[in-house]
RNA sequence: UGGGCCGAGAGGCGCUGCAACGGACUGGGGUCCGCCACGCUCGGCCCGGACGACCAUUCCGAAGGGCGCCUCCCACU
Numbered sequence: 001u002g003g004g005c006c007g008a009g010a011g012g013c014g015c016u017g018c019a020a021c022g023g024a025c026u027g028g029g030g031u032c033c034g035c036c037a038c039g040c041u042c043g044g045c046c047c048g049g050a051c052g053a054c055c056a057u058u059c060c061g062a063a064g065g066g067c068g069c070c071u072c073c074c075a076c077u
Base pairs, nucleotide, nucleotide: 001048002047003046004045005044006043007042008041009040010071011070012069013068014067015066018039021034022033023032024031025030038064
């Protein structure tokens, strides 16, 4: 650092809808319909890639997430 799995980021309801995904159409580019607001970040594990002397100690453990509403938690008045 790429992909996958798991966990965490308090919990829900409604709305719109980009990407991705599915379907139809199209020579292609795309068009239409459906679905859709954790697709983000952090941590652990697995399989790879890149780089790279090794080991130990200490410290830290969050920040974000369209719009509206509700619940919960904390602080203040």

This is a predicted structure of a 77-nucleotide RNA (SAH (S-adenosyl-L-homocysteine) riboswitch aptamer) from Actinophytocola algeriensis. Its mean pLDDT, the model's own confidence on a scale to 100, is 78. The source organism's lineage runs through Bacteria, Bacillati, Actinomycetes, Pseudonocardiales and Actinophytocola.